Molecule: transfer RNA
Organism: marine eukaryotic metagenome
RNA sequence: GUGUAGCUCAAUUGGUAGAGCGACGGAUUCCAAAUCCGUUGGUUGGGGGUUCGAGUCCCUUCACCU
Numbered sequence: 001g002u003g004u005a006g007c008u009c010a011a012u013u014g015g016u017a018g019a020g021c022g023a024c025g026g027a028u029u030c031c032a033a034a035u036c037c038g039u040u041g042g043u044u045g046g047g048g049g050u051u052c053g054a055g056u057c058c059c060u061u062c063a064c065c066u
Stems, first nucleotide, its partner, number of pairs: 001064003006021004015052001022040006045061005
């Protein structure tokens, strides 16, 4: 310094956690790919605190990088 969906990453410095890829179903096709439509997705590394409200602020702890 980083840790958020199976993977890659967002989230305006506190106000409904999202996108792409993937997976699944359907349309199309002789079959498939590609394309299109829909669906599926989360203990925001773990624990605690502050606050009406925390991915975001504070403490602690774990893993990884320099």